Background
Predicted 3D model of a 113-nucleotide RNA (c-di-GMP-I riboswitch aptamer) from a Planctomycetota bacterium. It matches the Rfam family "c-di-GMP-I riboswitch aptamer". About the family: GEMM was predicted in a large-scale screen for bacterial structured RNA regulatory elements. The model forms 94% of the base pairs in the Rfam consensus. Model confidence (mean pLDDT): 79 of 100.

RNA sequence: UCCCGACAACGUCAAACCCACGGCGACGUGGGGACGCAAAGCCAUGGGCCAACUCGCGCAGACGCGCUUCUCCGGAGGCGCUCGCGCCGCGGGGUGGUCGCCAGGCUACCGAA
Numbered sequence: 001u002c003c004c005g006a007c008a009a010c011g012u013c014a015a016a017c018c019c020a021c022g023g024c025g026a027c028g029u030g031g032g033g034a035c036g037c038a039a040a041g042c043c044a045u046g047g048g049c050c051a052a053c054u055c056g057c058g059c060a061g062a063c064g065c066g067c068u069u070c071u072c073c074g075g076a077g078g079c080g081c082u083c084g085c086g087c088c089g090c091g092g093g094g095u096g097g098u099c100g101c102c103a104g105g106c107u108a109c110c111g112a113a
Stems, first nucleotide, its partner, number of pairs: 004111002013036001017032006035100001041106003045103003048098004053093006064081007
């Protein structure tokens, strides 16, 4: 110096959850709190995951139209088809979030085997 890493020493960080604030949202910041972590320090570069927006496709429901059955003629039911809006699912797009998902890059404390 590089790897490695302990029931060592010193010191740090802080998941879930709660409160406040910011954001459409993912999430972030501060306070409390500790599940964990030897890089759980830093960087969204590649992949993953997530969010809102947008485009396309699909499923189901309601409406409309057509056919049809029953009828006490007021209506009630069945089948098929098309379009738009909204919901849900899948895919595309760019924009974001996450480094405590993985990879990569940069930096750093200690020293038993």